[in-house]
RNA sequence: CGAGUAGACCAUGUGGCGGCGCGCGAGGCUCGAAAGGGCCCGCGUGAGGAAAGUCCGGGCUCCAUCGGGCAAGGGUAACUGCUAACGGCAGCCGAAGGCGACUUUAGGGAAAGUGCAACAGAAAGAAACCGCCGGGGUCCCCCCGGUAAGGAUGGAAAGGCGAGGUAAGAGCUCACCAGCGCACAGGAGACUGUGCGGCUCUGUAAACCCUACCCGGAGCAACACCGCACAGAGGGCAGAUGGGCGCCCGACCCGUCCUCGACAAGGUGGCUAGAGCUGCGCGGCGACGCGCAGUCGAGAUAGAUCGUCACACAUGACAGAACCCGGCUUAUGGUUUAGUCGCUUG
Numbered sequence: 001c002g003a004g005u006a007g008a009c010c011a012u013g014u015g016g017c018g019g020c021g022c023g024c025g026a027g028g029c030u031c032g033a034a035a036g037g038g039c040c041c042g043c044g045u046g047a048g049g050a051a052a053g054u055c056c057g058g059g060c061u062c063c064a065u066c067g068g069g070c071a072a073g074g075g076u077a078a079c080u081g082c083u084a085a086c087g088g089c090a091g092c093c094g095a096a097g098g099c100g101a102c103u104u105u106a107g108g109g110a111a112a113g114u115g116c117a118a119c120a121g122a123a124a125g126a127a128a129c130c131g132c133c134g135g136g137g138u139c140c141c142c143c144c145g146g147u148a149a150g151g152a153u154g155g156a157a158a159g160g161c162g163a164g165g166u167a168a169g170a171g172c173u174c175a176c177c178a179g180c181g182c183a184c185a186g187g188a189g190a191c192u193g194u195g196c197g198g199c200u201c202u203g204u205a206a207a208c209c210c211u212a213c214c215c216g217g218a219g220c221a222a223c224a225c226c227g228c229a230c231a232g233a234g235g236g237c238a239g240a241u242g243g244g245c246g247c248c249c250g251a252c253c254c255g256u257c258c259u260c261g262a263c264a265a266g267g268u269g270g271c272u273a274g275a276g277c278u279g280c281g282c283g284g285c286g287a288c289g290c291g292c293a294g295u296c297g298a299g300a301u302a303g304a305u306c307g308u309c310a311c312a313c314a315u316g317a318c319a320g321a322a323c324c325c326g327g328c329u330u331a332u333g334g335u336u337u338a339g340u341c342g343c344u345u346g
Stems, first nucleotide, its partner, number of pairs: 001342003005338006012312007020046006027040005048318001052329002055327005060219004065251001067249004073215005079091004093107001094105004108210002113208002115204003129151002131147007159177002162174003178200001180197007223269004232260006242254003276295008313316001
C1' cells in the first nucleotide's frame, strides 16, 4: 500500500429571529358566585438507532369458567450457563467453509412402525443387464450355477483403499481409514483420546410419526371512573336428574342462548420513575450479577418536536413516538480500534 475479518462509537454543529406541545410560576389580563377555565409573559423540556416490520418473549388489564388429568392443536430441539422470560444472548462441542483473522449451522430419533426415492437403471434394500469363472448342450448361440472385483444408470448401488487369497470373486483374511458396540482415561457436560470386538446395518423426519420440554384467550380502540342519551320486543331450552370446557374429575358461578330494534357528547385516569440511565468498584473467559454514588431524558389525542437567516465543515444517509420493556430482522451515512493474508522498502 492492497485485500479481507471482528468489534465499538456518532447521527451535522453553533448562534439570532419567529412559531408549536407538555410541565412549573405567591407573574399579568380576563370570564366565573365558587371550583376552575382562557389568553399573554418568564423558566425548563421536547423522537430513533433503528421510533420501522409486528417475527419472538414478558409486564400490565379484562374475560364464569383461567384448577388437575387426558385428548386435540401450535411451538422448540447438541451441551453448560445468563435472564423476568424467550425461538434471544454468552461460552463450548460436533459438522461445513476459508491459506488465515474468522464465519455459518433448519445439530433429538431412520435396529418402533408406515410412506416415498421421479427419470434412468437388471436391481432403490438386500440386487445378476453386460462382463468374469465353473459345468452342460442341439456349441458364431443357449441353459444351469457361482461372483458385487470391472462396465453401464443414477443425487445415492450395498463400507473405502491396498495386499493376501480364489476357478472367478467376496471382510473370506490382514494393515490403514470411516461407521457401530464395549472397556479404560480426561471433561461439569455435549464430547475427545486410546485399546478391543463383530466385521457394515442406503437415503429421506423442511413426509407421517416417535421422544423430551413449553403454551388459556384477547389486547391501551385493553380497562376503570365521571358524564350525556335510550326502549324495548319476539322466540328456543330449563325450572334443578338444568346450564356454564373437546372429554373426565374437583371447585365455583348462574337462568341461558338466538333474532330484530333503540341510544350518545365528551372528559379524567391508565400515561410514563422504569426488569430505567450514567459513572466507579467487585465477581465472572463471557452473556450477566452485586454494591455505592449521581440523575430524570417527550407523553400528544387530529395529534407538538418546525420555519427562516448567518457561519463552519466532512455539504448531512435511513427515517417520525402513540401503553411500556427485552430481543430478532430489515433500511441506512460516517468515524475509529484490534487481529489476518499478500506485496514492497529500510

This is a predicted structure of a 346-nucleotide RNA (Bacterial RNase P class A) from Bittarella massiliensis (ex Durand et al. 2017). It matches the Rfam family "Bacterial RNase P class A". Rfam classes the family as a ribozyme. A source record names the gene rnpB. RNAcentral holds the sequence, with entries from ENA and Rfam. RNAcentral records the identical sequence in 2 taxa. Model confidence (mean pLDDT): 76 of 100. The source organism's lineage runs through Bacteria, Bacillati, Bacillota, Oscillospiraceae and Bittarella (ex Durand et al. 2017).